[in-house]
Context: one part of a larger RNA
RNA sequence: CUGGGUGUAAAGGGAGCGUAGACGGCUUGAUAAGUCUGAAGUGAAAGGCCAAGGCUUAACCAUGGAACUGCUUUGGAAACUAUGAGGCUAGAGUGCUGGAGAGGUAAGCGGAAUUCCUAGUGUAGCGGUGAAAUGCGUAAAUAUUAGGAGGAACACCAGUGGGGGAAGGCGGCUUUUCUGGACCAGAAAACUGACGUUGAGGCUUGAAAGCGUGGGGAGCCAACAGGAUUUAAAUCACCUGGUACUCCACGCGGUAAACGAUGAAUGUUAGGUGUUGUGGGGCAAAGCCCAUCGGGCCGUUCGCAAACGCCAAUAAGCAUUUCACCUGGGGAGUACGUUCGCAAGAAUGAAACUC
Numbered sequence: 001c002u003g004g005g006u007g008u009a010a011a012g013g014g015a016g017c018g019u020a021g022a023c024g025g026c027u028u029g030a031u032a033a034g035u036c037u038g039a040a041g042u043g044a045a046a047g048g049c050c051a052a053g054g055c056u057u058a059a060c061c062a063u064g065g066a067a068c069u070g071c072u073u074u075g076g077a078a079a080c081u082a083u084g085a086g087g088c089u090a091g092a093g094u095g096c097u098g099g100a101g102a103g104g105u106a107a108g109c110g111g112a113a114u115u116c117c118u119a120g121u122g123u124a125g126c127g128g129u130g131a132a133a134u135g136c137g138u139a140a141a142u143a144u145u146a147g148g149a150g151g152a153a154c155a156c157c158a159g160u161g162g163g164g165g166a167a168g169g170c171g172g173c174u175u176u177u178c179u180g181g182a183c184c185a186g187a188a189a190a191c192u193g194a195c196g197u198u199g200a201g202g203c204u205u206g207a208a209a210g211c212g213u214g215g216g217g218a219g220c221c222a223a224c225a226g227g228a229u230u231u232a233a234a235u236c237a238c239c240u241g242g243u244a245c246u247c248c249a250c251g252c253g254g255u256a257a258a259c260g261a262u263g264a265a266u267g268u269u270a271g272g273u274g275u276u277g278u279g280g281g282g283c284a285a286a287g288c289c290c291a292u293c294g295g296g297c298c299g300u301u302c303g304c305a306a307a308c309g310c311c312a313a314u315a316a317g318c319a320u321u322u323c324a325c326c327u328g329g330g331g332a333g334u335a336c337g338u339u340c341g342c343a344a345g346a347a348u349g350a351a352a353c354u355c
Stems, first nucleotide, its partner, number of pairs: 003327004007308002012323001014205004021198003025088004030083002033081002035077008049065003053061002091195001092192003096186004103179002106176002108173002110154001115149007125136002163170001210252006219246001224241004263322006271298003275294001277292004282288001303311001304309001328355003337348004
């Protein structure tokens, strides 16, 4: 390489958009590049293969055949692929109205709680733990009442599976600004007419921690300090404090068990049961029934799987297209080189050796 694979054994890129490329709906002519077929030339000989011979046999030698799967030229076929022309609407998309939503962005507002400050009441403790101590407190603490400041997060609703988003992720507000996408129904049996799928490179986005500059700083809290316990020894766990961080703006970084450990898309293969949105039907209503999109559960229907199986119409079934990745364990996601980065580091990524 091929083959076989990628939920858990090695293996799905964190996610999206999209270039080249690969693949691609129905139909009518045309062409003849691929394809199929006829012919001619060539495809040296020896060797190899097959057949039958010659040395007593074999090795060896000689004869004939096939093969040389190829290339060139030329005659034809037109189903399929391709190319160009025409047509179609089942794929894909377009525009108007209505309905759902923690989708994003920016601004404003709100209440509870913690901390701090001021004032009042009040007096000796408070706090903390398995038990204590450090700590705070007669300069009046803790408790309680009133007022104020400031920052961060949004209890209940709220979920064993509700909604939106490509993923990361999104939750106070029936306040506003700008804005993305999906679904259903209607006008409408409307319009475009294959415009599609995937996507190497590329571009964009990407939790937390981290970095730069400038703010902010209530609580929490790596580092650090102290206390105490245990122990062979405690620098761990526990307590009292406490800085960075956590928050905001603008940049950088680009990784996660970035998980459904399951790439995307299309078609197809028993059922049952809840549910969000939308629409429809009858009924007085509650509620029931039907359709469709999404999101769940069960499943000994078939099937798959080494088994497990929180696989089974949301497949890990049956098929097709396309991208990514794997190829024994360690060495090692290391070394070297290169690219990116302020750095931390990230990406790419071996070998010797060893079992």